RNA sequence: GCCGCCGUAGCUCAGUUGGCAGAGCGAUGCUUUCGUAAAGCAUAGGUCAUGAGUUCGAGUCUCAUCGGCGGCU
Numbered sequence: 001g002c003c004g005c006c007g008u009a010g011c012u013c014a015g016u017u018g019g020c021a022g023a024g025c026g027a028u029g030c031u032u033u034c035g036u037a038a039a040g041c042a043u044a045g046g047u048c049a050u051g052a053g054u055u056c057g058a059g060u061c062u063c064a065u066c067g068g069c070g071g072c073u
Stems, first nucleotide, its partner, number of pairs: 001072007010025004019056001027043005049065005
């Protein structure tokens, strides 16, 4: 230098047919207990890497940039 994959909650990741952004773990609160753990219930937590484009509508499609991983030279 070229090619491919990836970037979504604190962490691990879904969401791929373009139509309300989710799960598990974690955090906080409540219930339970003499108390703790466990269990149950609830709540909070998001610039969907950044910018632009297409569209009535973009996490999803297109382009550029940034970052990570891998391959080729």

Model confidence (mean pLDDT): 82 of 100. A computed fold for a 73-nucleotide RNA from Fuerstiella sp., annotated as transfer RNA. Its Rfam family is "tRNA". Rfam links the family to the GO term triplet codon-amino acid adaptor activity. Rfam classes the family as a transfer RNA. NCBI's taxonomy places the organism under Bacteria, Pseudomonadati, Planctomycetota, Planctomycetaceae, Fuerstiella. It was read from a public genome assembly.